[in-house]
This is a predicted structure of a 1469-nucleotide RNA (small-subunit ribosomal RNA) from an uncultured prokaryote. The sequence is in RNAcentral, with records from ENA. It matches the Rfam family "Bacterial small subunit ribosomal RNA". The coordinates come from a structure-prediction model, not an experiment, and the mean pLDDT is 83.

RNA sequence: AGGGUUUGAUUCUGGCUCAGGAUGAACGCUAGCGGGAGGCUUAAUACAUGCAAGUCGAACGGUAACAAUUCGGUUGACGAGUGGCGCACGGGUGAGUAACGCGUACGCAACCUACCUUCAAGAGCGGGAUAGCCCCGGGAAACUGGGAUUAAUACCGCAUGGUAUCUGUAAGUCGCAUGGCUAACAGAUUAAAGCUACGGCGUUUGAAGAUGGGUGUGCGUGCUAUUAGCUAGUUGGUGAGGUAAAGGCUCACCAAGGCUACGAUAGCUAGGGGGCGUGAGAGCGUGGCCCCCCACACGGGUACUGAGACACGGACCCGACUCCUACGGGAGGCAGCAGUAAGGAAUAUUGGGCAAUGGACGCAAGUCUGACCCAGCCAUCCCGCGUGCAGGACGACGGCCCUAUGGGUUGUAAACUGCUUUUGUUAGGGAAGAAACCUUGGUAUUUAUACUGUCCUGACGGUAUCUUAUGAAUAAGCACCGGCUAACUCCGUGCCAGCAGCCGCGGUAAUACGGAGGGUGCAAGCGUUAUCCGGAAUCACUGGGUUUAAAGGGUGCGUAGGCGGCUUUAUAAGUCGGAGGUGAAAGCCCACCGCUUAACGGUGGAACUGCCUUUGAUACUGUUGAGCUUGAAUUAGGUUGAGGUUAGCGGAAUGUGGCAUGUAGCGGUGAAAUGCAUAGAUAUGCCAUAGAACACCAAUUGCGAAGGCAGCUGGCUAGACCUUAAUUGACGCUGAGGCACGAAAGCGUGGGGAGCGAACAGGAUUAGAUACCCUGGUAGUCCACGCCCUAAACGAUGAAUGCUCGGGCUUGUCCUGCGCGUCCAAGGGAAACCGUUAAGUAAGCCACCUGGGGAGUACGUCGGCAACGAUGAAACUCAAAGGAAUUGACGGGGGUCCGCACAAGCGGUGGAGCAUGUGGUUUAAUUCGAUGAUACGCGAGGAACCUUACCUGGGCUCGAAUGGCUCCGGACCGUACCUGAAAGGGUACUUUUCUUCGGAACUGGAGUCAAGGUGCUGCAUGGUUGUCGUCAGCUCGUGCCGUGAGGUGUUGGGUUAAGUCCCGCAACGAGCGCAACCCCUAUCCUUAGUUGCCAGCAUGUUAUGAUGGGGACUCUAAGGAGACUGCCGGCGCAAGCCGCGAGGAAGGUGGGGAUGACGUCAAAUCAUCAUGGCCUUUAUGCCCAGGGCUACACACGUGCUACAAUGGUCGGUACAGAGGGUUGCUAAGCCGCGAGGGGGAGCUAAUCCCAGAAAACUGGUCCCAGUUCGGAUUGGAGUCUGAAACUCGACUCCAUGAAGGUGGAAUCGCUAGUAAUCGCGCAUCAGCCAUGGCGCGGUGAAUACGUUCCCGGACCUUGUACACACCGCCCGUCAAGCCAUGGAAGCCGGGGGUACCUGAAGAUGGUGACUUUACGGGGAGCAUCUAAGGUAAAACUGGUAACUGGGGUUAAGUCGUAACAAGGUAACC
Repeated sequence: AGGGUUUGAUUCUGGCUCAGGAUGAACGCUAGCGGGAGGCUUAAUACAUGCAAGUCGAACGGUAACAAUUCGGUUGACGAGUGGCGCACGGGUGAGUAACGCGUACGCAACCUACCUUCAAGAGCGGGAUAGCCCCGGGAAACUGGGAUUAAUACCGCAUGGUAUCUGUAAGUCGCAUGGCUAACAGAUUAAAGCUACGGCGUUUGAAGAUGGGUGUGCGUGCUAUUAGCUAGUUGGUGAGGUAAAGGCUCACCAAGGCUACGAUAGCUAGGGGGCGUGAGAGCGUGGCCCCCCACACGGGUACUGAGACACGGACCCGACUCCUACGGGAGGCAGCAGUAAGGAAUAUUGGGCAAUGGACGCAAGUCUGACCCAGCCAUCCCGCGUGCAGGACGACGGCCCUAUGGGUUGUAAACUGCUUUUGUUAGGGAAGAAACCUUGGUAUUUAUACUGUCCUGACGGUAUCUUAUGAAUAAGCACCGGCUAACUCCGUGCCAGCAGCCGCGGUAAUACGGAGGGUGCAAGCGUUAUCCGGAAUCACUGGGUUUAAAGGGUGCGUAGGCGGCUUUAUAAGUCGGAGGUGAAAGCCCACCGCUUAACGGUGGAACUGCCUUUGAUACUGUUGAGCUUGAAUUAGGUUGAGGUUAGCGGAAUGUGGCAUGUAGCGGUGAAAUGCAUAGAUAUGCCAUAGAACACCAAUUGCGAAGGCAGCUGGCUAGACCUUAAUUGACGCUGAGGCACGAAAGCGUGGGGAGCGAACAGGAUUAGAUACCCUGGUAGUCCACGCCCUAAACGAUGAAUGCUCGGGCUUGUCCUGCGCGUCCAAGGGAAACCGUUAAGUAAGCCACCUGGGGAGUACGUCGGCAACGAUGAAACUCAAAGGAAUUGACGGGGGUCCGCACAAGCGGUGGAGCAUGUGGUUUAAUUCGAUGAUACGCGAGGAACCUUACCUGGGCUCGAAUGGCUCCGGACCGUACCUGAAAGGGUACUUUUCUUCGGAACUGGAGUCAAGGUGCUGCAUGGUUGUCGUCAGCUCGUGCCGUGAGGUGUUGGGUUAAGUCCCGCAACGAGCGCAACCCCUAUCCUUAGUUGCCAGCAUGUUAUGAUGGGGACUCUAAGGAGACUGCCGGCGCAAGCCGCGAGGAAGGUGGGGAUGACGUCAAAUCAUCAUGGCCUUUAUGCCCAGGGCUACACACGUGCUACAAUGGUCGGUACAGAGGGUUGCUAAGCCGCGAGGGGGAGCUAAUCCCAGAAAACUGGUCCCAGUUCGGAUUGGAGUCUGAAACUCGACUCCAUGAAGGUGGAAUCGCUAGUAAUCGCGCAUCAGCCAUGGCGCGGUGAAUACGUUCCCGGACCUUGUACACACCGCCCGUCAAGCCAUGGAAGCCGGGGGUACCUGAAGAUGGUGACUUUACGGGGAGCAUCUAAGGUAAAACUGGUAACUGGGGUUAAGUCGUAACAAGGUAACC
């Protein structure tokens, strides 16, 4: 100090969340020791038991118990009692209290203070009681009545007396006022106590001190305004009472005040502070332990005693509760220390001691002291120590992992060797804390006192600590390991089980679940949970914002308040400086010191940022006085406008009415219909009338504070601006509340009503159409008056002032000024953008914001006739919601362009039969894969067996194949036989070679290491392939622009088939694609001339390049030439385009092929092959026989053949190319109608063969029919291949002769040697289901105006709420589950107030029955007040509730399609 999380990516806003520290903690796992601290946060709930406040015999009468005894309360002592002091301290708790309670400062001229200290003065005389004790009673007890007698430092009287108190006289002095202080004189009133050891202790009055208290005031000290008014002793005065003391503290009378927006009153919450936690600080949170203050003591009230209390372990009363009881009546108060129960996540021993410190009493010894000092329990926290150290590699065993004969890791870790001994255990020694008091001795001078010796005293504790012995011996866990965040692999699991602080993991290869190995972090602890601060500048004083992210009030006027121009005077409130007082201690910080260190403790310092007093300064602010003119305002003169209001006037249009002309339609729409019209519409003309709005001018104009304002004229009225002077002299700015204005719609009353037009009706559209469209049409729109008070009331930008570079435009003519707009500098901004009309800059004022939803909702209150408005939450829920910009994708957005994309054509498919593939169904099996385009004559270029993966059955298990090793045996091979469907099983015969004699080669069996799998996963993969698409795109380097994603380049203007090329340009270059280079083909040339060719020459044949020859030609196959917009003309800057141009075989890429950028579809393939992982191993492997892949109601795709005359059929006659051939092609001649048979020449092929090309041409026939078309199907007879044609081959012949007469919606191919049509060949192959595929040639068209539309694509641009990218996103009702919440008849509570009634203890008052030895004595009864209680009505605030309202939320419910693109009717308020 930051990080994670919104997006495809970016930036900003903004919330959520994490890392840190802390705790009086709790829980889980674990645990060796010591020191120091801390320990009921909940029920201020209830308490058994013990203890926590007594002491004094030197005040007193005394003697129950104990002891001594001289036997006498005589002595030591002392229960109970009288008396004194104490019990108001110490200890606990935080319920109440929002207050002078607390903190701080200053007062008391308005006060008190026992014990202590100092000073002054004193203590004389007398009196009567009473407890105890004794006697007699009552009662269960607690307790209590009566009688007799007695003492005091108890009580009372008299005396004395002062600096006491009061009255009078009167002086000085001081103070802010009342008044205080000091001194004098006179008068009046008031005191006491003794004990003694003779040392003293105690006592009375007064003055002073010290200590402690009381009281007053300033300032500070929670939340809510959805609490706005509160108050009758209330505020003040006079008088009285009361108190230690001022005071409405109380009372009587008088006056009517007092508090409050600077927050009264009310409600809720809470003890306050020093401090503590955190934080850089400012702050925020907190108030446990320790210290100070306050309050309380079962709940409430009251007083008494006393110096002090309205009293925790005192009293009285009321109440609740508990206990005892003889039922009559009594007792009690742990929020003291222990302890118990309960509550709770949770908090200790019914311990020791007064040794120390402190307290009460006492002369003292001493007693008492759960204050305190110690110990016990608890890892609750802080601190410290230890669990060993060094060496030790074969890097052991084991574990885990891997690419596994081996390696890595655990790991110098272990073993082993040496060393040390904190701690533990053993034995022994052993503290400090203690100095006093007291006793006793001494010194100062005897008392007194002080000092100095001596003696005594330790709970903790035989503790701390020291020494000795022993021996590595007694001692490590917890959490985590996807990112944040340090730390990684294997196995298991398979959206299951589970994890999770946030983001998120888990659906078969999980570093995220569970386990293991390993690692990381901390360590006697480690994690989790809860809470607080921090990070969070996320409430922003330090230190934020408001155009679009949340946020500027709709606008103005203006009150309070805040802020305020220039010069000067005074003052000194703010401000600044000096000094003083205070700011307790502890704590924090610093230094030093003490425990072995530290925690802890001690001493000192600093600090305590504050408050008060005093003194000084006077710049600034304030206040005061005087002045100024620039801010502001006024006067005069002009200019200007749809500014407002009111009255009058005007024309066009529309509707309606009348009259007229006129005839069949009008109107309306995408198309229609409803509607109007022969009773005369629409249209046209004239006249009349009604209401509303004001064309042109007109503009991006003007005016107004905003809303808003438009025909013309007048009246009234407000403003702005300009000009030059004059006047006032800061009169100013803003503005919480307040007041006024405030579009449209809406409301009330009364008018008005032409057009338009919610609702409503009808017609259409549609799946529906409560809409969009059409025909009508009410309210309303208009006027007057009165309400409402809201808008995307927007510039989404509050008003006002100063300052800050320029260029255009406009009001409006030049300058200047004012206004309305626009482009830009600096600057600002997340960016878009703003930019003198700021969103820049500076100071001041107001309003508003703090994640999204819930919600501008609920409740409450205020306003309103209502509608509704203003103010305005929470529970709950999510991890986002959002702004701007970027790249894509998309659009029923735009522009440009291309493609057999459409159009123009030709031929098909879809209908029939058959072939083939697929789906479906069937089956023991019908093996598997391919499934929109991009599966379906596809893998398969050939399923009768084989293939074959499927099914049934029979068999084998180191296995069907290959290699290595060990052992045993033997040749192996071959032949024959039995069984069997075969595989297999079994039998018989036959029988080695080399040799160094060990063995080797070969082979069988047994065992073993490697097997095998067309089993799964193409969503783990490689390779290969399809498609977009042969579309023109896809990128990079450097530079530049941008905070960045990214852009630029690649866009623009042209051009091209093309990101092809040219020009321009913050770009300049480059790469993969395009093109070219390669192959075939079209022309020519050269070379070569067999098996090809034959013009000329020759031979031969009926005939044939058959032969001699020839290289001319064709051809073959090698090399070259040729085409490049090169030339010409036109257009153009160029690139390039155009031309029935020239030339040329070919012309603008000549035609065809090969060639497929970055990428997309988790596209296809684990069954071509390869391969990770998983699965299987007498089977999912291997062998064999048979069957199946060929099934068949049906549906689809692709084809073949047809439906005929451009044809069928029968004759005749031509012309190819490219291939194949020795397990082959097979000639001639012979046989067969034919398939074929037989035959055997030739050919390893430019030689021989397949091999007859067919359409075509030509002649005949058929005559429009289910035919001389068509050939399916079926019967019979055959041929060929092959072990074998039943399931399930092809072909031939004879016979049979089905559907079908050109095919619905729809749909496919093709732009030239193409479509169409005709045949030929080849691969696979024994044969073939081939009509398929791949090639070859023959014949050989039609059409393209064009780019509006359909489909696909490219580029630019635009919008976007899409990014899984429109097959996207997303809204609302309904139905279902869950959750919180509002209303609600009613029911049940709570606190407070008011009124009335009753009223204990007590207080006050007067009276005073009665009583007393006394008296200034006591005192019943009475009146008033009062806690509690009761009654009553109302307000407030909770809980619950039938029913009801909306809200939130929940993988796959229903209905629609509202929004995002022009979202298909632009959206929104």